[in-house]
RNA sequence: ACAAAGUUUCAGGGGUGGUGAAAGUCCACACCGGAGGUGACAGUCCUCGAGCGCUCAAAGAGCGUUGAAUCGGUGAAACUCCGAUACCGACGGUAAAAGUCCGGAUGGAAGAAACGACGG
Numbered sequence: 001a002c003a004a005a006g007u008u009u010c011a012g013g014g015g016u017g018g019u020g021a022a023a024g025u026c027c028a029c030a031c032c033g034g035a036g037g038u039g040a041c042a043g044u045c046c047u048c049g050a051g052c053g054c055u056c057a058a059a060g061a062g063c064g065u066u067g068a069a070u071c072g073g074u075g076a077a078a079c080u081c082c083g084a085u086a087c088c089g090a091c092g093g094u095a096a097a098a099g100u101c102c103g104g105a106u107g108g109a110a111g112a113a114a115c116g117a118c119g120g
Base pairs, nucleotide, nucleotide: 002120006115007114008113009112010111015029016028017027018026030100031099032089033088034048035047036046037045043087044086051065052064053063054062055061056060069085070084071083072082073081091103092102093101
């Protein structure tokens, strides 16, 4: 210096107005984008997490489900950058339908960072 068990910490963002008896849910305009990967930076590519459903008595695990992009440009290389125009967003709640409000959640977690005995 490398580095394993392990420990600790961290780990999701976003609104104004209008109509109305009533809407942060409709309408108008606006705004937001978990993690790892990928010849080059990704909400829309790949994989994963979260959510939801089912099974097992439970713990925990297994199975299933799980949204959305094109065109042009630059380049050795971009579905990732630049330009343009689009599109998507769990479950429960609600005086009225929710990505942006409230709740499960002071939760869980992909994963990230730091520390790291012995031994090699």

Predicted 3D model of a 120-nucleotide RNA (FMN riboswitch aptamer (RFN element)). It was read from a public genome assembly, where an Rfam model found it. Rfam family: FMN riboswitch aptamer (RFN element). Rfam describes the family as follows. The RFN element is a highly conserved domain that is found frequently in the 5'-untranslated regions of prokaryotic mRNAs that encode for flavin mononucleotide (FMN) biosynthesis and transport proteins. The prediction has a mean pLDDT of 81.